GlmS glucosamine-6-phosphate activated ribozyme aptamer, 151 nucleotides, folded computationally.
It matches the Rfam family "glmS glucosamine-6-phosphate activated ribozyme aptamer". About the family: This entry contains a glucosamine-6-phosphate activated ribozyme that is found in the mRNA for GlmS. GlmS is an enzyme that uses fructose-6-phosphate and glutamine to generate glucosamine-6-phosphate. The ribozyme catalyses self cleavage of the glmS mRNA that is thought to regulate GlmS activity. Rfam classes the family as a riboswitch.
Of the family's consensus pairs, 86% are formed in the model.
It was read from a public genome assembly, where an Rfam model found it.
RNA sequence: GGGAUGCUGUUAGCGCCAGGACCGUAACAGGUUGACGAGGAAUGACAGUUGUCGAAAGACUCGGCGGAUGCUGUCACGGCCGGAGCGGGUCGUAAGGAAGAGAGCAAAAAGCAGAAUCAAAACUGUAACAGAGGCUCUUCCGCCGCUCGCA
Repeated sequence: GGGAUGCUGUUAGCGCCAGGACCGUAACAGGUUGACGAGGAAUGACAGUUGUCGAAAGACUCGGCGGAUGCUGUCACGGCCGGAGCGGGUCGUAAGGAAGAGAGCAAAAAGCAGAAUCAAAACUGUAACAGAGGCUCUUCCGCCGCUCGCA
C1' cells in the first nucleotide's frame, strides 16, 4: 500500500417544536402529528436568496426556529478557444450553450393485512404510479482579438 470478513454509522425534504390539529386527563400530566421520495458537495472564499423536481394530500408537506450539497453575483484557481503573454468568451476537473427526441428511474399517501397502545393521523409488511437533473441521439449556435515564437 492492497484485499477479505465482521461490527457500527449513513449525511440535508434534513433536525427541532412555543402556534394550530389529534389522542388522553375530572383538570393537570403525558403522548401523536408537523417533508413522500428523486436529485444535488463535479474547485474554493465571500455576499445575497421564502434554495431543485415531481408524487401525495386538501388540518396540512399549515405555522415557527435552525440547517442545507441549489441558484445568482464578485474574486481566486483551473479546463477549453493549437503553444506563450495580455485581453475577451465560456465552462468547473465528465471543465461551451440551446432546442427536440429517446431510453431508464421513486417512495409515501390511499387500499389490504398485521402488531403495540386506554387512545391517537403514530408502527410493520405489501402492488402500482412521476418530474427535474444526469445519460444517449439529432439539429442549431459558438469555438475570438493583438503580439511573440515553433512546426